[in-house]
RNA sequence: GGGGGCAUAUUUCAAUGGUAGAAUCGCGGUCUCCAAAACCGCAAAUGUAGGUUCGAUUCCUACUGCCCCCG
Numbered sequence: 001g002g003g004g005g006c007a008u009a010u011u012u013c014a015a016u017g018g019u020a021g022a023a024u025c026g027c028g029g030u031c032u033c034c035a036a037a038a039c040c041g042c043a044a045a046u047g048u049a050g051g052u053u054c055g056a057u058u059c060c061u062a063c064u065g066c067c068c069c070c071g
Base pairs, nucleotide, nucleotide: 001070002069003068004067005066006065007064011023012022013021018054026042027041028040029039030038047063048062049061050060051059
């Protein structure tokens, strides 16, 4: 220099273009002599900027970061 992949909650992962979910972490509660475990509830996210579309996590482009391959 060229090519490809990935980016969603604290973290690990889902999500045919039509209300973004689960586990985990955190907080509150039940239980307990106290705690742990268990159970119930709450909060928490689409890398950035554009484009297409009635509607974008999803499709397209550029950029940023990480990983892989070629030279």
Transfer RNA from a Candidatus Liptonbacteria bacterium, 71 nucleotides, folded computationally. Lineage of the source: Bacteria > Bacteria candidate phyla > Candidatus Liptoniibacteriota. The RNAcentral record of the sequence draws on ENA. It matches the Rfam family "tRNA". By type it is a transfer RNA.